[in-house]
RNAcentral holds the sequence, with entries from ENA. Predicted 3D model of a 1515-nucleotide RNA (small-subunit ribosomal RNA) from an uncultured prokaryote. Rfam family: Bacterial small subunit ribosomal RNA.
RNA sequence: AGAGUUUGAUCCUGGCUCAGAUUGAACGCUGGCAGCGUGGAUGAGGCAUGCAAGUCGAACGAAUCAUAGCAGCUUGCUGCUGUGGUUAGUGGCGGAAGGGUUAGGAAUACAUGGGUAACCUGCCUUUAACUUGGGGAUAACGGUUGGAAACGACCGCUAAUACCGAAUGUGGUGGGGUGCGGCAUCGCACCUUCAUUAAAGUGGGGGAUCGUAAGACCUCGCGGUUAAAAAAGGGCCCAUGCGAUAUCAGCUUGUUGGUGUGGUAAUGGCGCACCAAGGCUUAGACGUCUAGGCGGAUUGAGAGAUUGACCGCCAACACUGGGACUGAGACACUGCCCAGACUCCUACGGGAGGCUGCAGUCGAGAAUCAUUCGCAAUGGGCGAAAGCCUGACGAAGUGACGCCGUGUGGACGAUGAAGGCCUUCGGGUUGUAAAGUCCUUUCGCUUGGGAACAAGAGAUGGAUGCUAACAUCAUCUAAAUUUGAGUGUACCUGGUAAAGAAGCACCGGCUAACUCCGUGCCAGCAGCUGCGGUAAUACGGAGGGUGCAAGCAUUAAUCGGAUUUAUUGGGCGUAAAGGGCGCGUAGGCGGAUAAGAAAGUCAGAUGUGAAAUUCCGAGGCUCAACCUCGGAGCUGCAUUUGAAACUUCUCAUCUAGAGGAUAGGCGGAGAAAGCGGAAUUCCACAUGUAGCGGUGAAAUGCGUAGAUAUGUGGAAGAAUACCUGUGGUGAAGACGACUUCCUAAAUUAGUCCUGACGCUGAAGCGCGAAAGCAAGGGGAGCAAACAGGAUUAGAUACCCUGGUAGUCCUUGCCGUAAACGAUGUGUACUUGGUGUCAUGGGUCUUAACCCCCGUGGUGCCGUAGCUAACGCGUUAAGUACACCGCCUGGGGAGUACGCACGCAAGUGUUAAACUCAAAAGAAUUGACGGGGACCCGCACAAGCAGUGGAGCAUGUGGUUUAAUUCGAUGCAACGCGAAGAACCUUACCCAGACUUGACAUUUAGUGGACCGCUCUAGAGAUAGAGCUUCUCUUCGGAGCCGCUAAACAGGUGCUGCAUGGCUGUCGUCAGCUCGUGCCGUGAGGUGUUGGGUUAAGUCCCGCAACGAGCGCAACCCUUAUCAUUAGUUGCCAGCAUUUCGGAUGGGGACUCUAGUGAGACUGCCCGGGUUAACCGGGAGGAAGGUGAGGAUGACGUCAAGUCAGCAUGGCCCUUAUGUCUGGGGCUACACACGUGCUACAAUGGCCGGUACAGAGGGUAGCGAAGCCGCGAGGUGAAGCAAAUCUCAUAAAGCCGGCCCCAGUUCGGAUUGCUCUCUGCAACUCGAGAGCAUGAAGUCGGAAUCACUAGUAAUCGCGGAUCAGCAUGCCGCGGUGAAUACGUUCCCGGGCCUUGUACACACCGCCCGUCACACCAUGGGAGUUGGUUUCACCCGAAGGCAGUGCUCUAACCCGCAAGGGAGGAAGCUGACCACGGUGGGAUCAGCGACUGGGGUGAAGUCGUAACAAGGUAACC
Repeated sequence: AGAGUUUGAUCCUGGCUCAGAUUGAACGCUGGCAGCGUGGAUGAGGCAUGCAAGUCGAACGAAUCAUAGCAGCUUGCUGCUGUGGUUAGUGGCGGAAGGGUUAGGAAUACAUGGGUAACCUGCCUUUAACUUGGGGAUAACGGUUGGAAACGACCGCUAAUACCGAAUGUGGUGGGGUGCGGCAUCGCACCUUCAUUAAAGUGGGGGAUCGUAAGACCUCGCGGUUAAAAAAGGGCCCAUGCGAUAUCAGCUUGUUGGUGUGGUAAUGGCGCACCAAGGCUUAGACGUCUAGGCGGAUUGAGAGAUUGACCGCCAACACUGGGACUGAGACACUGCCCAGACUCCUACGGGAGGCUGCAGUCGAGAAUCAUUCGCAAUGGGCGAAAGCCUGACGAAGUGACGCCGUGUGGACGAUGAAGGCCUUCGGGUUGUAAAGUCCUUUCGCUUGGGAACAAGAGAUGGAUGCUAACAUCAUCUAAAUUUGAGUGUACCUGGUAAAGAAGCACCGGCUAACUCCGUGCCAGCAGCUGCGGUAAUACGGAGGGUGCAAGCAUUAAUCGGAUUUAUUGGGCGUAAAGGGCGCGUAGGCGGAUAAGAAAGUCAGAUGUGAAAUUCCGAGGCUCAACCUCGGAGCUGCAUUUGAAACUUCUCAUCUAGAGGAUAGGCGGAGAAAGCGGAAUUCCACAUGUAGCGGUGAAAUGCGUAGAUAUGUGGAAGAAUACCUGUGGUGAAGACGACUUCCUAAAUUAGUCCUGACGCUGAAGCGCGAAAGCAAGGGGAGCAAACAGGAUUAGAUACCCUGGUAGUCCUUGCCGUAAACGAUGUGUACUUGGUGUCAUGGGUCUUAACCCCCGUGGUGCCGUAGCUAACGCGUUAAGUACACCGCCUGGGGAGUACGCACGCAAGUGUUAAACUCAAAAGAAUUGACGGGGACCCGCACAAGCAGUGGAGCAUGUGGUUUAAUUCGAUGCAACGCGAAGAACCUUACCCAGACUUGACAUUUAGUGGACCGCUCUAGAGAUAGAGCUUCUCUUCGGAGCCGCUAAACAGGUGCUGCAUGGCUGUCGUCAGCUCGUGCCGUGAGGUGUUGGGUUAAGUCCCGCAACGAGCGCAACCCUUAUCAUUAGUUGCCAGCAUUUCGGAUGGGGACUCUAGUGAGACUGCCCGGGUUAACCGGGAGGAAGGUGAGGAUGACGUCAAGUCAGCAUGGCCCUUAUGUCUGGGGCUACACACGUGCUACAAUGGCCGGUACAGAGGGUAGCGAAGCCGCGAGGUGAAGCAAAUCUCAUAAAGCCGGCCCCAGUUCGGAUUGCUCUCUGCAACUCGAGAGCAUGAAGUCGGAAUCACUAGUAAUCGCGGAUCAGCAUGCCGCGGUGAAUACGUUCCCGGGCCUUGUACACACCGCCCGUCACACCAUGGGAGUUGGUUUCACCCGAAGGCAGUGCUCUAACCCGCAAGGGAGGAAGCUGACCACGGUGGGAUCAGCGACUGGGGUGAAGUCGUAACAAGGUAACC
């Protein structure tokens, strides 16, 4: 620090996901040790049991135990005194701390900083003074008594540091006076002949004096009282900060304030009475939901975001609710009273309890520990102290929950062992890993030793102080003795043996790490993308590897990455996003100059910002974690002293912003009234006659009752042609004949005036197209709905004929539009060019144009810059500022609910559940279009001959069959593989056989020649019998052929979607690319486009391109002309011979053969064209513009075809899916299709005669002549391995004759008989001959194919395959046409351009209803529960108020009785918790039925959108 994922690819927007860190965690697998931390996050749910707050006898009375002494005597009891201990009670102090938890609480909380002149404070410290003298009770105790118990009742006795008067008054408080200070109430100090106000003792010791004694008295310690101060703790108040929600907008009656009074430690509506009517709120009151706050923690570069376990501070709570008492302090966790729920005891009458203390238990939960030890340390309570208490605390236990440390061994060791896995079979890997040799012993186990944590306490002695005192006491000092839970722990040491100690996840990409097997869209995986349909690095296993390691993965959660809420640090033309437009309130922001202030701002100082944490530096545990010390820091708040540039405030001034006055012109700006012409329709009349109208074509409709058309006159309503223009005006919506009046704006010119008066603008107010609504008018045309006619598979549409609301006017609503420039308003700045509108000035001039310079509008093009690109570009989307509005993935959804507005329609505001991994924008390359432009092709057209109809041949489908083997299937399968199925072929079927095999290689053993011939059985394969019978040799054996055994053979079995090779096709179409450069962020573009031209990306010109490659063309072959060379087997002009046949001699002239050359190149001329390429014409020439034909097939497309031609991976069979044999089948036959042949006849058929080829083949061959047969053929044998011989007569043609338009003298299918040939063999199932038979068929429907010249058509000939078999295929020559105006249309193709929502590319994509399944959600008669509010009823405990006839020890009066003061019970009142009744609000659950939504494999119906999407789309 980034990465993956939208696309064919690209850039951008944008979401989703990942890599990191962290946790009080949980779950899975695994688990050696130690240290330090940490552990009920859920039910603030219920709790058994034990412990968690006591202590003081030096406050008090008493009881009791032990002990010493004394006395009495009843001699073992009682009493008294002393000492020590224990105990309930009275009394004091402490139980308000410590410990737990986070329910409530959004402010009576918390944090930070202040205030208290508005306050309190026990214990502790300091200071001053005092501690005098009395009284009456009461518990304990004793007696009687109630109760099951808890707990009481009555009577009697007694003490105090308990309680109550009195005295004194250092002082306090109140009053009065004086002074000082402050902040308004006030504070402080001093004075006072005033008033009022206190106490408690106990322990030790003691010389003098007094006393019978106790003791008084003195003194010390500990107490007590009053007062002052300090420290520390608290109460109250203020400011700022501290959640969500506006689908909560108004709230409030003690409410806000005042006066008075009460209350409190104290201010205050804190309470009350009266008075006033206030107070809070868009800077969010009130309401609802959620939540303990902070120091800090996690993360982050930071700013932030999230969080508040452990530790610390604060708050709140203590079964739930209410209440007070006591006290310095509580409205009190282990106190009290009442109410409620729950649990327990009970004798049923009544009682008891509160683990959110430490352990523990049940429950709920994914989930969180021992009913441990000790007060040794630290701290706390009480005490004079010893000491007692302390689940605070210290320890140890438990859980890998976290962090940190450490070990599981180290060195050497190659035959690279065995085994595993893979393999190209060679090997590789596991792997120095193991084994083996040497070494070490941390930890563990075991032996022995063994700390620190301990400071104190303290008999006794000494010193000092207090004192009258050498007592006592206090302090200091020496010191016997004594205190450890952890613990025989840490640590040290001897021994022991490598001995006891490694797992988990992952391995397609992101992301480090790869192979085999299994599985076969199954099982499964998955964080995202996505894997799996027979070769899965993605599933499962294995081997190997990678990462981390006593842990490792997963899940959950937070931050990060995410600049994806953007303060740092984002955006809004088209991606989400500018309000429809204006006015304007609050608010925000605001021109120039000067002075003052000092709120913001800046600087210094002071206080605070607790400790811990974090950071830095040291130190202590062997290191580390951890702990200790020091420092920094804590970005904050407050106070104070300064500064004055900027902002702000005050005051003064200015004119550049803004506004006003004056003079003009401009305009479909607005409102009202009036008025004109054209057109349409209607009415009347006239002329006139058969149609009109409408459409792609029609029909509905109108018309002989006279339409349409034409003319005249009239009526009505609406709209204003031309002018009209990217021209004008307006804020927008919008505004268009003409005239008048009223209103408003902008603009130009020059001067004057005001003096910042400005900009923006939440809320609010107004305007606001069309449609729609209400009421009343109006209604010509047009025209939703509706009707009819067409179209169509349908047509609730498009088209046509009609037609009502509406459109128009007045008044009132509605308030929305793709209300768009998809661009908020305002201001300033920043190169230009060119139109146009309004207006001012200038030059020339008489004037008007033209031209020049301005100002304000409105357009186009463009610089810089910006932008993802497209584009914008002084009218910004540039550069800045001010303010407002809005956005944060797609869908759900602008929907639901709520609220507001509206007559309604509906509008405004505006979610969530759920679901997807995308959805978008711009541009690119293709493909496509019922888009456009250009061009080509037997593509159409023009021709010619066919196919499709018949018969037959052949192939295919289908059907059949035991089998009809397999493949090929639009063009590009179908006379195709097959250049030839009777057996063989043959792969299929039936039957019979074989199993190392029909065939190959190797090894071992064994036997023998093998071959050949004959016979027998059998359908044959095969089996049996007989005959015959080796070679070489180094003497070991080898060769050859059988048999046995093992490796292996074999497969036309599957997969052409695992492949090679080959082939088809687009297409012989003109295209397909590259290097460098340039352009673009990029995909890509350019080049290759453009203007011409060509058969051609052929060439020329131009051009940010310049070149090049594969294709085109040419080079190659054949053919057409000539030359030359050569002359047999070919030829014969001339010469000679001749049997008259180039036959012979001879010849090379010619033909021909086959070698080598020439020739054609737009080379020449004319014209056109850009002086080009090129085109048209011409000459010459055998041939002319590629002369003709062939071979030659770019990049690629179709998962095209072929595993059955061959090769080949994988899979499958192995006495069979292999091999051999016989027979059958591939030849079937209701049918359909393709390709052909023969015909239908007279351009013909038949008969007779007669002429002219080319190219081929031939020895298992071609086979002549001759003879036989009607013929197929037979016989025969010459010649020929071929320019020699042979196949071999070419046929159409020509000449002559017959037929005379018929199912024929056409046609020949079919069938019968007789033959021929090949071949082991013609039955299934060959070809041919002769005679006889003589079918369909009289030119072929829809549709459709080939062909542009030696071509079509027609005529024969040859060859391959082959024993035989061709109408097929491959070749050869003979005769030999017609037509092409032309490119509108059909098909195919090329190039350019355009649109696109397509990219599997239109056979594409995609929408909605319906049907089915699932999911979440809205409505819903109602029903259940929670929270809350209002009204009323009830009114526990309690304090307060009143009363108090009853009761009453302390004080007062009184001799007493008694009375008084004071108090109490009781009663009453207001307040008030729980509870009750009724109403409302709100939240949530359930709910028959119902609405839409989402998702789902190939369901149904149509085809709405994307191309002009076939009616342009959309709001």